Predicted 3D model of a 143-nucleotide RNA (c-di-AMP riboswitch aptamer (ydaO/yuaA leader)) from Thermoactinospora rubra. Its mean pLDDT, the model's own confidence on a scale to 100, is 81. It was read from a public genome assembly, where an Rfam model found it. Its Rfam family is "c-di-AMP riboswitch aptamer (ydaO/yuaA leader)". A reference for the family is Barrick et al. (2004), "New RNA motifs suggest an expanded scope for riboswitches in bacterial genetic control", Proc Natl Acad Sci U S A.
This record gives sequence, C1' cells and structure tokens, in this order.
RNA sequence: GGCCGUUGCACGCCUAAUCCUGGGCGCGUCGCCCGGGAGCCGGGGACCCACCCGUUGCCAUGGGGUGAAUCCACUUCGGUGGUAGGGCUUCUUUCCUUGCCCGAACCCGUCAGCUAACCCGGUCGGCAGUAAGGAGAGGAAGG
Repeated sequence: GGCCGUUGCACGCCUAAUCCUGGGCGCGUCGCCCGGGAGCCGGGGACCCACCCGUUGCCAUGGGGUGAAUCCACUUCGGUGGUAGGGCUUCUUUCCUUGCCCGAACCCGUCAGCUAACCCGGUCGGCAGUAAGGAGAGGAAGG
C1' cells in the first nucleotide's frame, strides 16, 4: 500500500414506517414497559354508478387485501430464461438515452365493487451504499 471479514459513528438508500410528548420500572441521562398527539399509510363503510337479467359452451380449483413483485415458457421440481411493473447517480425535482439491481413475502377467513359522513388499523424491517451523459424547473450558499 492492496484485499477480505467484524464492530461503531456520520451522511445516505429502499419502505407509509418519521417527529413531538405523558407515566411507570431499572438506574443515572441511558434502557425497558404502557400510553397520547401530529404527519404519513392502509382497510371497512351510502345515495348515484357498476354488478345484478337472458342464451350457449366449459370447469368444479370459493372470494378478498397489503405490496413494484404480474404473467409466460422450460424444468432433474432445486430452479432457469424472459416479462408487466418497481428502484438506484449526495440540494430537491421533471423528461430523454444508456448502465446496474428487484421482479418477494405475507394477511383475512366464506366475507367486503365504488363510496360522503362515520368506524378500524399500521408507523416495521432491510442495506455497506453515492451509475454515466443530455435538456429543463426550483432552492441554498457565495458574489
């Protein structure tokens, strides 16, 4: 000096998942537990609208929600290739070209279209992480 691994801090990224605050306990400015509020997010829930009617054929495997995560082909059933869609360049943001990555998982429990009032719930978790070029808008600092 380089590479790999572990840990901590600052900044940053994905996500709704951030901020403020009361009480109790431990003990000593921290941790744990139980709350409250703001912001953000999700679900249920009228009129109207949609569905609901009728005919034919097929099937027998209910239906629905969060999320970008859906669908197709192949498969040694482990997965592989692609794809709708989504994310990333450090002041923020829009568009274009290229590059890299994701394209999961879970929940409700026979039940829910939309939906004002109203009602209910969530505010976790995961990263060593900042790719280039072009055309705009805004802001900050400096002058």